[in-house]
Molecule: TPP riboswitch aptamer (THI element)
Organism: marine bacterium B5-7
RNA sequence: CGGCACUCAACGGGGUGCCAUCGUCCACAGCGAUGGCUGAGAAGAUUCGACCUAACCCGCUGAACCUGAACAGGCUAGAACCUGCGUAGGGAUAUGAGUGAAACCGCACA
Repeated sequence: CGGCACUCAACGGGGUGCCAUCGUCCACAGCGAUGGCUGAGAAGAUUCGACCUAACCCGCUGAACCUGAACAGGCUAGAACCUGCGUAGGGAUAUGAGUGAAACCGCACA
């Protein structure tokens, strides 16, 4: 000095589930209501096919998120919760501006 880190902006990516009870119903399906679980996030509106908006998280130093997976072990009233799987495979900025004490990495000088 640069990487890096942090903040903001623009652009882009992602998920929005599960359980119990009650109602409706031929129905353990679907829909609705109430209560609850984990989490950063389980929201709103419209429609009943899905989209849209908001918040939140993440953007290659990529566990945000998806596949594997109706997976395996564990916890629990129950579960899609926890752990493994995972130096597995995929996955969205080669962006702009600002700040910067230390640490770490690289380069230069002494």